[in-house]
RNA sequence: CUCUGCGUAACGGGAGAGACCAUAUAGGCGCCGAAGGAGCAACCACCCCGGAAACUCUCAGGCAAAAGGACCGUUACCUUAAU
Numbered sequence: 001c002u003c004u005g006c007g008u009a010a011c012g013g014g015a016g017a018g019a020c021c022a023u024a025u026a027g028g029c030g031c032c033g034a035a036g037g038a039g040c041a042a043c044c045a046c047c048c049c050g051g052a053a054a055c056u057c058u059c060a061g062g063c064a065a066a067a068g069g070a071c072c073g074u075u076a077c078c079u080u081a082a083u
Stems, first nucleotide, its partner, number of pairs: 002081001005078001007077007018029001020028002030063003036059001037057003043051002
């Protein structure tokens, strides 16, 4: 210098769905998927043990703004491999 990663931090971007009813921290009806969780399995690996979606569910969470937010980008650091 190059490369690897569900890595760490900072910054930027980042969707959906009632500012619903109500006797108002209770209760009721409707809805959303992109924290987390669960299920299916195309595929990967395969001696054994396994991995695996933004699909499905809606337990949890959410349905003005704010906050949160999978994921993406940049920078720095850490790390893997080779030189």
Molecule: Glycine riboswitch aptamer
Organism: uncultured Pelagibacteraceae bacterium